Context: one part of a larger RNA
């Protein structure tokens, strides 16, 4: 390191528990608000941060009831109070009830800020307090607004889906918006319905009717009504006729009268009734204003039997054992384990001052009636109806009635008018165009009482807990995690380690502290420790067979149990495929959780029950023991019992038809209905996760684009345009030079703004940076604050850019569980069959119907199926064949015909190595040729064998199939290619052999077994088994299991044929090899031998080519052929065949599998004997089916048989959690947890000891949230990389001391270092206490920490003058009137709101740990109000003024700086002094008063006159004319403020101390008259210049009008008084804002030293700040 064992951490499963949920019954409530709600803000306690209760009377105060002892809420602490004079507490009922909210006086960024009017307080201003003061509708009383789960009615209205696509159509009037009302709401008293009837008789709501009748791309689908059974009941008021009162108006002859309106009588309907005219009557009835009595409920409560038995276990009885009692009460809960008798309740039986229902009587308010007559009048009008257009309805425009309605038209009046499914007649119901109108019905935010074969902490609400919190998002909005000491706190006194109030160890308490607050039980990942065995020459799916040693126990035996040298075999799991160890998927590990269920009077099948020609009840109802109980509902209704036909109709038959025939469908032969269970479909999400989208309501322009308003901001330097001036020039201009000028989408270049190009970074410092480098930088810039534009929408100098880290269509919630023919995943066991990857057809091709094939159950004939045998057919394949045919075709032989050439005047005729018919004779072909023609297969009949088959019915998978032989297409007689057939394998099959291999060969695994026999294939070793026998052959390691060709081989071995050979072969050697002739031609030459001819002759010879090769310029020259001669026995040629050989090249290693093997362990051929498998057999078991005995319930025996298996289909089980009956276990120790060992095919079950500490089996039966290893599965833990990247700007530290347990980092101090247009300083937004102080150091800080923007106490923020606000207005928002919209709403005048701007008054110095233009101290200034004095004032109107651009240039000119000087002080001058010189440092000082200069201004300004027709009315004002005068404006300086002796400097007594300083009374000391230089700022809202022509409105001055004129007002001078709310800490280019961070990023605006330098670049210092938290 491994495996075992003990023992621990860690973590928090599981088991028990429940205070919280869900999902129901039943019964009450069914709102709540201007008398200010819901909902919140802030306060409220002795101490108070949550949460609960209250509301400045503030965990509360008053009464009245109960109640009866402790009480001051969660919440346990401490202190102080309360309470028998009745407290806390409980029930009514009253007081109080800040401030926002409909919010209501106006305004607003909710929870604030300003007001009027009237009164109170006071003090005139100012401040406090009470009341009122909102809009609409109403004459007025008064009503309305706003909020609430769902239910209802109404307006409006989607899209996803489904139709396997999609437009009608469905989803659906659904979901979403809207507006209204209620306890219900809506309908509602017929212009209904029906019509078999002279029937019913308002709605609603339930069961049928009925998935009917309809309707529908007659697809998908959608779907009534009458009737009938029930529930529950209920009926009425007006308008008009007609009469009367009153009012107006008309009209009179002044009597009236008519017309309208108004109130009242009156009157209400269809077999008409009213009015009218006669008569009669005062009553009944109701749907119920008030009052009053009683009764009951409801909201507090009161009472309440029975063991303080005993004995035992035990920390505790209530347990066990023994014995009593109660019981109208044995429901629950709770007490230290399980209690009828302890303790709270419980049945029963009481009870209310008050308030509130409900019932019941009495009075009351209100409403209600009759009868005969019939001439007249009266009975709802832009209505009913029609035409076009739409909707409802089951009805999709159809033959379309009925309603409702948009638009155009338009009636009748009872002799009248609707309907009654087109229309038209009879006939029948009815009486529109007004209105009311309980109950039966729907729901539950909410009270009260209960119930659950619902959950029990990853279950159950999202929430058992401070949960809609923490937290995220700008916002709509999203949304969590976390329950458990004991019986009691008896929470650990004390003591020790230790810095320690950390922990930890005794020690105590307690039954237990391994129950110690990180607390029950405490399980796995995962980390440790000890012990045994094992491990360092051995290679990996690590198991499993077999085993040696060692350890341990031991009933001592061949025992058990850990451990495992060594050997054998042996490529995970899921999934998804033809086919995975695959290097195709998925999973880091472990717990828990996580997928075929629920509904439906839907359908179909089986089974089991029940009653049977019949079954069966729905709603309801009623009793009831209150239980899903019994009855009834049985002339509701369904399904069967009878069928035919379209149908009318008939009917055991009926249709067709002339038919009585023929056929068809019946019926002769009847079993069904109901529940229950179980398979499967259907309709719902429908096994479970998952889109990309489509609709709708919202919510964002704090990012960004654009726009609008209103402010800001651009160091420095270059260049020099227009214009002008001068001078030259021109006739005059033109034109030219200097000069001046100061133009530009002008140049360089910081700031600011972009973002080119390289590097770095990419688990980053940074979800877009950093560095170096670029671009632009007076502009179409660039930015700050307010504001608009919005999702098919916006914005876009355009890239589909951007619209909140998100864009070819945002976000957020809903429709919603959208669909998904796709993908993944889809959980215990054991038995028994067991497929298919085809066929047809499909917008179909990786899905689908059918059919094929699988299973299960029934049936019935039989033998219909197989298979062998024999027989009898039918066929045209395979060969085969072609003077047998279609076709096609080699070589010859002939050669019609033709083409060419010759002759020819022509007729023709020859010639031919052209073509080439037909015909012979030869050779040969064929899916679509056949004179022929098998095997096989098929058909039938007959025997044997065997036991299949078929049909019905339930259930399905498969419809991607792949090799390999064999017959074929195709291809290239390619392919591991594609496509067919037949057969066998894989799929779905394991075993053995083939080295390993899905398919090749052998062979089909029920289990066991340390027996046997064999296949295939082996037999030297590896590696069982012959080094087996006999005979060859190979010499190549060929070869030994996979591919070697064509060709070539005198490798060598065997066979058939020839041939030469002792008359001497075949090879070697010796030795000859000649002559004509250099034949002959050619040639420069050619003599055997460059070519070329040929009767290649001829001659000598033993032989010897007019030469076989070498070789010369040509000869020569050497050889061969052939001769001899030596030698002495076989030599040779052909041709077949077996082995070898050459041909022979690949990439990790020479590989036959390997060593290795050569008379073989190679190849051939004979042969014998062994080896081998899950095959056969043998021995014991188990299981299936059939048969058959006994039993019959299961079972038992026997004979056969049978048992691989994926999709799948059938059977039998096991496990978990509940119920219910029965009987039981449990503190003498339930469940769970960890071992041990039994049994059991198996899922799984028991025995015992350890923990644990209170609940849990068993049995038979029910019912499910019922079984994990996989879903890139969720939720939590835990690993691993790993002690390994990293520790966030390379501006930098060091020492010494200090506190302190501990010091690189905290304080000091000294040196070092960096910033220094910034890393200094001030302020805006934004943060919300981070500020200051004392204590602390768990966590936070990337590392330590004594520190600190953590923690914990405590402290701080002071204004008339600064900022808002009580002043004003842009942009733009809100919005009386007013307009436009289905609704919500959208514009919008006046109004009001809204800075970023316009207007407004204060400065110095002191002072605090912490604030200061706020305090304090001097010294100012505003506005008001009183007092004084004078006095024409007045506005919401008039004018004026306010009032505005950009750029340039110059001038004066203060501060800062700088130079020089004087002057204080200090220091330097190497010892002493002195003078003198040097260095450093200081030398200062407001607002306001006064005063009115430089500069600017003279076509402006102002003062005055006289006139005026304009200024909406007036003006003495403007303004406009004509005159006259005048000068305004405005820095700096100075003066004063100003006897701060303040600041600054020296000195310095004491103080504190870290000994380094630090404070500091007190005392002294200079300030001058300054000049110079550059010059911010200021004069300056100025001047030049230019073209793009550059805010409103208060304040302010004035003018009148109305209108006051003793007031009010104004002017003036002073003195006293008066001045309100809010913001002021801190940080603010950052460690506190925005970025998740103490984050190299962004972030408006003010100030701006020194040296060099153009300069705010850069560099390097100042003042100041830092050294970047390893």
């Nucleotide at each position: 390191g491994g495996c075992g064992c003990a023992u621990g951490g860690a973590g928090g499963a599981u088991g028990c528990c429940u205070u919280g949920g869900c999902u129901c019954u039943u019964g009450g409530a069914g709102g709540c608000g201007a008398u200010g709600a819901a909902g919140g803000a802030c306060g409220u306690g002795a101490u108070a941060a949550g949460c609960u209760g209250c509301g400045a009377u503030a965990a509360g105060c008053c009464u009245g009831g109960g109640g009866g002892a402790u009480u001051g809420g969660c919440a346990a602490a401490u202190a102080c109070a309360a309470a028998u004079u009745g407290a806390u507490c409980c029930c009514a009922g009253g007081a109080u009830u800040u401030c926002c909210g409909a919010a209501u006086g106006g305004g607003g960024c909710a929870a604030c800020c300003c007001g009027a009017u009237a009164g109170u307080c006071u003090g005139a201003a100012g401040g406090a307090c009470u009341a009122u003061c909102a809009a609409u509708c109403g004459a007025a009383a008064g009503a309305u607004u706003g909020c609430a789960a769902a239910c209802c009615c109404g307006c409006u209205g989607a899209a996803c889906u489904g139709a396997a696509a999609c437009a009608u159509c469905u989803a659906a009037g659904u979901a979403g918006g809207c507006g209204g009302a209620g306890g219900a709401g809506a309908a509602g008293a017929a212009a209904a319905u029906a019509a078999c009837a002279u029937a019913u008789g308002a709605u609603u709501u339930c069961g049928c009717a009925a998935g009917u009748a309809g309707u529908g791309g007659c697809g998908a689908g959608c779907g009534a009504a009458c009737g009938c059974g029930a529930a529950a009941a209920a009926g009425c008021c007006c308008a008009a006729a007609c009469c009367a009162g009153c009012c107006u108006g008309a009209u009179u002859a002044c009597g009236g009268u008519c017309a309208g309106g108004u109130u009242g009588g009156g009157g209400u309907u269809a077999u008409a009734g009213g009015a009218c005219u006669a008569c009669a009557a005062u009553g009944u009835g109701g749907a119920c204003u008030a009052a009053u009595a009683g009764a009951u409920u409801a909201u507090a409560g009161u009472a309440g039997a029975a063991c303080a038995g005993g004995u035992u276990u035990g920390g505790a009885a209530a347990g066990a054992c023994c014995g009593a009692c109660c019981a109208a009460a044995g429901a629950g809960g709770g007490u230290g384990a399980u209690a009828g008798u302890c303790c709270c309740g419980u049945a029963c039986a009481c009870g209310a001052c008050a308030u509130a229902g409900u019932c019941u009587g009495u009075u009351u308010a209100c409403c209600u009636a009759g009868u005969a007559g019939u001439a007249u009048c009266c009975u709802g009008a832009g209505u009913a109806c029609u035409g076009c257009g739409g909707g409802g309805u089951c009805g999709g425009a159809g033959a379309c009635g009925c309603c409702c309605u948009g638009u155009a038209g338009g009636a009748a009046u009872u002799u009248g008018c609707c309907g009654g499914c087109a229309c038209c007649a009879u006939c029948c119901g009815g009486u529109a165009a007004g209105g009311c109108u309980a109950a039966a019905u729907a729901c539950u935010c909410c009270c009260a009482a209960g119930a659950g074969a619902c959950c029990g902490a990853u279950a159950g609400u999202g929430a058992a807990c401070u949960a809609g919190u923490a937290c995220u998002g700008u916002g709509a909005a999203g949304g969590a995690a976390a329950g458990g000491u004991g019986a009691a706190a008896a929470g650990a006194a004390c003591c020790g380690c230790g810095a320690a109030c950390a922990g930890c160890g005794g020690a105590g308490u307690g039954a237990a502290a391994u129950a110690g607050a990180a607390c029950c039980u405490g399980a796995a990942a995962c980390c440790a420790u000890g012990c045994g065995c094992u491990u360092a020459c051995a290679a990996g799916c690590g198991g499993u067979u077999g085993g040696a040693g060692c350890c341990a126990c031991u009933a001592c035996g061949u025992g058990u149990g850990g451990u495992g040298a060594c050997a054998g075999c042996g490529u995970g799991c899921c999934u998804u495929u033809u086919g995975c160890a695959u290097a195709a998927u998925g999973a880091g590990c472990c717990u828990a959780c996580g997928a075929g269920u629920u509904g439906c009077u839907c359908u179909u099948u089986a089974c089991u029950g029940g009653c049977a020609a019949g079954g069966u009840u729905a709603a309801g109802c009623a009793c009831u023991u209150c239980a899903g109980g019994u009855g009834c509902g049985u002339c509701a209704a369904c399904c069967g019992a009878a069928g035919c036909g379209a149908a009318a109709g008939c009917g055991a038959g009926u249709c067709u038809u002339a038919a009585u025939a023929g056929g068809g469908c019946g019926a002769c032969a009847u079993a069904g209905u109901c529940a229950g269970u179980a398979g499967a479909g259907g309709c719902a999400g429908a096994c479970g996760c998952g889109a990309a989208a489509c609709c709708u309501u919202g919510u964002g322009a704090u990012c960004u684009a654009c726009c609008c308003a209103u402010g800001g901001c651009c160091a420095g330097g270059a260049u020099g345009a227009a214009g002008u001036g001068a001078c030259a020039g021109u006739a005059a201009c033109a034109u030219g030079u200097c000069a001046u000028g100061g133009a530009g989408g002008u140049c360089c270049g910081a700031a600011c703004u972009g973002g080119u190009a390289a590097g770095c970074g990419u688990u980053g410092a940074a979800a877009a940076g950093c560095u170096u480098u670029c671009g632009g930088a007076u502009g179409a810039g660039c930015u700050g604050u307010g504001g608009g534009u919005a999702g098919g929408g916006g914005u876009g100098a355009a890239a589909g850019g951007c619209u909140a880290a998100u864009c070819a269509a945002a976000c957020u919630g809903g429709g919603a569980a959208a669909u998904a023919g796709c993908u993944c995943g889809u959980a215990c066991u054991c038995c028994c069959c067991g497929a298919a990857a085809u066929g047809c057809c499909u917008u179909u091709a990786g899905g689908g119907g059918c059919a094929g094939c699988g299973u299960a159950g029934a049936g019935g004939u039989u033998a219909a199926g197989u298979u062998u045998u024999a027989u009898a057919g039918a066929g045209g394949u395979a060969g085969a064949g072609c003077u047998a045919c279609u076709g096609a075709u080699u070589g010859g032989a002939u050669g019609c015909g033709g083409g060419g050439g010759a002759a020819g005047c022509g007729a023709u005729u020859c010639c031919u190595a052209c073509c080439a018919a037909g015909u012979c004779c030869u050779g040969a072909c064929a899916a679509a040729c056949u004179c022929c023609g098998a095997a096989u297969g098929c058909u039938a009949u007959a025997a044997a064998a065997u036991a299949u088959a078929c049909u019905c019915u339930g259930c399905a998978g498969u419809g991607a199939g792949c090799c390999c032989a064999u017959g074929g297409a195709u291809g290239c007689u390619a392919a591991g290619g594609u496509c067919c057939a037949u057969g066998g394998a894989c799929g779905a099959a394991a075993g053995a052999g083939g080295g390993a291999g899905a398919a090749c060969u052998c062979a089909g695994a029920c289990c066991a077994u340390c027996a046997g026999c064999u296949a295939a294939g082996g037999u030297c070793c590896c590696c069982a088994a012959a080094u087996c026998u006999a005979u060859a052959c190979u010499a190549a390691g060929u070869u030994g299991a996979u591919a070697u060709a064509a060709c070539g081989u005198g490798g060598u071995c065997c066979g058939a044929c020839u041939g030469c050979a002792c008359u001497g072969a075949c090879a070697g050697c010796c030795a000859g090899g000649a002559u004509g002739u250099u034949u002959g031609c050619u040639u420069g030459g050619a003599a055997g031998c460059a070519g070329c001819c040929a009767u290649u002759c001829a001659u000598u010879u033993a032989a010897a080519g007019a030469g076989u090769g070498c070789g010369u310029a040509a000869c020569a020259g050497c050889u061969c052929a052939c001769u001899g001669g030596u030698c002495g026995a076989g030599c040779g040629g052909u041709u077949g065949g077996g082995c070898g050989u050459g041909g022979a090249u690949g990439a990790u290693a020479c590989u036959c599998g390997g060593g290795c093997a050569u008379c073989a362990a190679g190849u051939a051929u004979a042969g014998u004997a062994c080896c081998g498998a899950a095959g056969c057999u043998a021995u014991g078991g188990a299981u299936u089916u059939u048969a058959u005995a006994c039993a019959u319930a299961a079972g038992u025996g026997u004979a056969a048989u049978c048992u691989g298996g994926u999709a799948g289909g059938g059977g039998a089980g096991c496990a978990u959690u509940c119920u219910a009956a029965c009987a039981g276990c449990g503190u003498u120790g339930a469940a769970g947890g960890a071992g041990u060992c039994g049994c059991g095919u198996g899922a799984g079950c028991a025995c015992u000891a350890c923990u644990g500490g209170a609940g849990c089996g068993g049995u038979u039966a029910g019912a499910a949230a019922a079984g994990c290893a996989a879903a890139u599965g969720u939720a939590g833990g835990c690993a691993u990389a790993a002690g390994u990247a990293a520790c966030g700007a390379u501006a930098a530290g060091a020492a010494a001391g200090g506190c302190g347990a501990g010091a690189a980092a905290c304080c000091u101090u000294u040196c070092c270092g960096c910033c220094g247009a910034u890393a200094g300083a001030c302020u805006a937004a934004g943060g919300u206490u981070u500020c200051c102080u004392g204590a602390a150091c768990a966590a936070c800080g990337a590392u330590a920490a004594u520190c600190g923007g953590u923690u914990c106490a405590g402290g701080g923020u002071u204004a008339g003058u600064c900022g808002g606000g009580a002043c004003c207005u842009a942009a733009g928002g809100u919005g009386a009137a007013g307009c436009c919209g289905a609704a919500g709403g959208g514009c919008g005048u006046a109004a009001u709101c809204g800075a970023u701007g316009g207007a407004c008054a204060a400065c110095u110095g002191g002072u605090u740990a912490a604030u200061a233009u706020u305090c304090c101290a001097g010294u100012a200034c505003u506005u008001g109000u009183a007092c004084c004095a004078c006095u024409g004032c007045g506005a919401u109107g008039g004018a004026g003024a306010g009032a505005c651009g950009a750029a340039a240039a110059a001038g004066c000119g203060u501060a800062a700086a700088c130079a020089c000087g004087g002057c204080g002080u200090a220091c330097u001058g190497a010892c002493g002094g002195a003078a003198u010189a040097g260095u450093a440092c200081g030398u200062u000082a407001a607002a306001g008063c006064c005063c009115g200069u430089a500069g600017g201004g003279u076509u402006a300004g102002u003062u005055u006159u006289g006139g005026u027709a304009g200024g909406u009315a007036a003006a003495u004002c403007c303004g406009c004319c004509a005159g006259a005068g005048c000068u305004c404006u405005g820095a700096a300086a100075g003066g004063u403020g100003a006897u701060a002796g303040u600041a600054c400097c020296c000195u310095a007594a004491c103080u504190c101390g870290u000994c380094a300083g630090a404070g500091g009374a007190g005392g002294g000391g200079a300030u001058a008259a300054g000049u110079g230089u550059c010059c911010a700022a200021g004069c300056a809202u100025g001047u030049u210049u230019c073209c793009a022509a550059g805010a409103a409105a208060a304040u302010c001055u004035u003018c009148u009008a109305a209108g006051c004129u003793u007031c009010a007002g104004g002017u003036g001078a002073g003195u006293a008084c008066a001045a309100c709310c809010c913001g002021u800490a801190c940080c603010g280019c950052a460690a506190a804002c925005c970025g998740a961070c103490a984050c190299a990023g962004g972030u408006a605006g003010u100030c701006a030293a020194g040296u060099a330098g153009a300069a705010u670049a850069u560099a390097c210092u100042a003042a100041g700040g830092c050294g970047c938290u390893c």
Molecule: large-subunit ribosomal RNA, half A
Organism: Bacteroidota bacterium